[in-house]
Molecule: TPP riboswitch aptamer (THI element)
Organism: Shinella sumterensis
RNA sequence: UUGCCGAGACAGGGGCGUCCGCGCAGGCGGGCUGAGAAGCACCCUUUGAACCUGAACCGGAUCAUGCCGGCGGAGGGAGUCGCUGGCACUGCAAU
Numbered sequence: 001u002u003g004c005c006g007a008g009a010c011a012g013g014g015g016c017g018u019c020c021g022c023g024c025a026g027g028c029g030g031g032c033u034g035a036g037a038a039g040c041a042c043c044c045u046u047u048g049a050a051c052c053u054g055a056a057c058c059g060g061a062u063c064a065u066g067c068c069g070g071c072g073g074a075g076g077g078a079g080u081c082g083c084u085g086g087c088a089c090u091g092c093a094a095u
Base pairs, nucleotide, nucleotide: 002088003087004086005085008081009080010079011045012044013043014042016039017032018031019030020029021028022027051076052075053074057070058069059068060067
């Protein structure tokens, strides 16, 4: 010097369902699953199942629901830098 790893920084992407009660409505409260059901947040960023399409899909459960599994070696999908750090290798120069 280069490469890799990586703390971190900045930036970007994404989802927010279902059931019950109250209410004229806006909405409020509670239950279920989950990292997260609009949050002081949470998750994911190509090593990409975060998330979307397929899908008002299929099978199984449930009070109900992408709740679980299939679909899925299907298709899409958002990144740069990188320590006073660690590891490895080569070349050049000097001593």